The part of an RNA shown here (small-subunit ribosomal RNA, 5' domain) has 552 nucleotides and comes from an uncultured Clostridia bacterium. It matches the Rfam family "Bacterial small subunit ribosomal RNA".

[in-house]
Context: one part of a larger RNA
RNA sequence: GGAUAAACGCUGGCGGCGCACAUAAGACAUGCAAGUCGAACGGAAGUCGUUAUAUUGAUUUUGAAGAGAACGGAGAACUUGUUCAAAGGGACAUGAUGAAGAUUUAUAACAAUGGCUUUAGUGGCGGACUGGUGAGUAAUACGUAAGCAACCUGCCUAUCAGAGGGGAACAACAGUUAGAAAUGACUGCUAAUACCGCAUAUGCCAUAGUAACCACAUGGUUACAGUGGGAAAGGAGUAAUCCGCUGAUAGAUGGGCUUACGGCUGAUUAGCUAGUUGGUGGGGUAACGGCCUACCAAGGCGACGAUCAGUAGCCGGACUGAGAGGUUGAACGGCCACAUUGGGACUGAGAUACGGCCCAGACUCCUACGGGAGGCAGCAGUCGGGAAUAUUGCGCAAUGGAGGAAACUCUGACGCAGUGACGCCGCGUGCAGGAAGAAGGUUUUCGGAUUGUAAACUGCUUUAGACAGGGAAGAAAAAGGACAGUACCUGUAGAAUAAGCUCCGGCUAACUACGUGCCAGCAGCCGCGGUAAUACGUAGGGAGCAAGCGUU
Numbered sequence: 001g002g003a004u005a006a007a008c009g010c011u012g013g014c015g016g017c018g019c020a021c022a023u024a025a026g027a028c029a030u031g032c033a034a035g036u037c038g039a040a041c042g043g044a045a046g047u048c049g050u051u052a053u054a055u056u057g058a059u060u061u062u063g064a065a066g067a068g069a070a071c072g073g074a075g076a077a078c079u080u081g082u083u084c085a086a087a088g089g090g091a092c093a094u095g096a097u098g099a100a101g102a103u104u105u106a107u108a109a110c111a112a113u114g115g116c117u118u119u120a121g122u123g124g125c126g127g128a129c130u131g132g133u134g135a136g137u138a139a140u141a142c143g144u145a146a147g148c149a150a151c152c153u154g155c156c157u158a159u160c161a162g163a164g165g166g167g168a169a170c171a172a173c174a175g176u177u178a179g180a181a182a183u184g185a186c187u188g189c190u191a192a193u194a195c196c197g198c199a200u201a202u203g204c205c206a207u208a209g210u211a212a213c214c215a216c217a218u219g220g221u222u223a224c225a226g227u228g229g230g231a232a233a234g235g236a237g238u239a240a241u242c243c244g245c246u247g248a249u250a251g252a253u254g255g256g257c258u259u260a261c262g263g264c265u266g267a268u269u270a271g272c273u274a275g276u277u278g279g280u281g282g283g284g285u286a287a288c289g290g291c292c293u294a295c296c297a298a299g300g301c302g303a304c305g306a307u308c309a310g311u312a313g314c315c316g317g318a319c320u321g322a323g324a325g326g327u328u329g330a331a332c333g334g335c336c337a338c339a340u341u342g343g344g345a346c347u348g349a350g351a352u353a354c355g356g357c358c359c360a361g362a363c364u365c366c367u368a369c370g371g372g373a374g375g376c377a378g379c380a381g382u383c384g385g386g387a388a389u390a391u392u393g394c395g396c397a398a399u400g401g402a403g404g405a406a407a408c409u410c411u412g413a414c415g416c417a418g419u420g421a422c423g424c425c426g427c428g429u430g431c432a433g434g435a436a437g438a439a440g441g442u443u444u445u446c447g448g449a450u451u452g453u454a455a456a457c458u459g460c461u462u463u464a465g466a467c468a469g470g471g472a473a474g475a476a477a478a479a480g481g482a483c484a485g486u487a488c489c490u491g492u493a494g495a496a497u498a499a500g501c502u503c504c505g506g507c508u509a510a511c512u513a514c515g516u517g518c519c520a521g522c523a524g525c526c527g528c529g530g531u532a533a534u535a536c537g538u539a540g541g542g543a544g545c546a547a548g549c550g551u552u
């Protein structure tokens, strides 16, 4: 000088892209992180009618009949301008009857052993992926290169062949019953793509052969015929058909095993090893093998460093360096190991299984003291530890995954947002003019010099920011966007809101004054300070870098 998962001190305007418990693999409150399928199945709960005949009759409408207001004024009386008053008239209200009719109830027929919605249980697929961490591991790991004539492979792709006929259960459910709870026990009923026989299978498996070809020692491939063994499931749809099921072959993908080489330290670790090394028989495995077992032999490893001890996940890569090399293994990608500690198997194509099971230990919690429950090294978050490391956020819109015929559901993977100058990159904090070289500060040989075109003042601009208006792409055809009213665009006002940190003896760019007086202090090295300190402290000035600058 470069670099960093950094921290600390002073300071701090904005944006983009990244990164963020290296310590206690310490302990964890709370929420979420793996479900899905009713087109496998029986139930349960809810919900759904149509027509006919009767019945009920909210309400709407029709408006007979009676009574009859205003108005009317034939006529009458007499007090001659007053009173009484028939016919006519038909308002308003009452509302007989008729019509339409929501609704109620009953019966019958049909749809109907029905349709639709939800789903506790049985069943299928997935919980072996994704995500986390690096404790262990110096080799059952990793990397590179090979081998398996010694192996497996669900879903997927292609091809060939097939699915006949039966049976017995167990959940759910009902009843009884134990327990504080967790969880059960007994009796009875029931379905299936759940379970179990039988049939069929020239292919498959086993078995001892024959022939041909091939090979790498055991051997492999193909053909032939004999004996024995072994399959299956249905669902949706009016149907066509589709989705499934069984056997076999090939592929793809994913794994398993074996070999060689390679990469740490210590000899103040020199000998280590009895299933140890090899063989035979047997067992076991998908498969080879002391993998296991019985017997036999006495081998095997080691100064080319065995064994032991310490440290450590490995790699692609990253940093540095002209390179050789050195250091490192955060983030991203591949592999491995682990999931509170230790052990174990079950299921399954696949686990010896992070959010499955069993046992033991430690710890925490509940308890009716008899007994039970739990596992953040998933995402957030808490306490603790530490110099130190973030939100108990939004969304499945995109990409990807699981289930499903699909619609869709689930997805703390993921996509986003939030916090942090932690890093890298970019931008801004104004630009031009302006000498009375103002005032003030500092200094002075008292003339001046310097701060310094710096400021004031004049003119201009508006990035970022503010306010207002518009407003995406990301979504392949219609719809569908968490981010997001974000990015971006336009307009408005106004220099307005935005500079610090370290250093100035030499190395090393940058000097004076005062204070201090081997004190206080500085310091990476040399060293400085004991009365004129460019080295301490302060001020002025200067140098360097700059939203950073120094230190470690």
Stems, first nucleotide, its partner, number of pairs: 006552005013427006019420002021385001026383003030380003035125003040122002043119006049110006059100003065094001071088001075084004132338003142262007151255002156251007164198001166196002173188006204229004209224006234243003264310003271301003276298008313335004317328004340361005363374004391417001393416003399413001400411004430460004440451004464497001466492005474483001500545005505526003511540005521528002
Model confidence (mean pLDDT): 83 of 100. The sequence was found in a public genome assembly.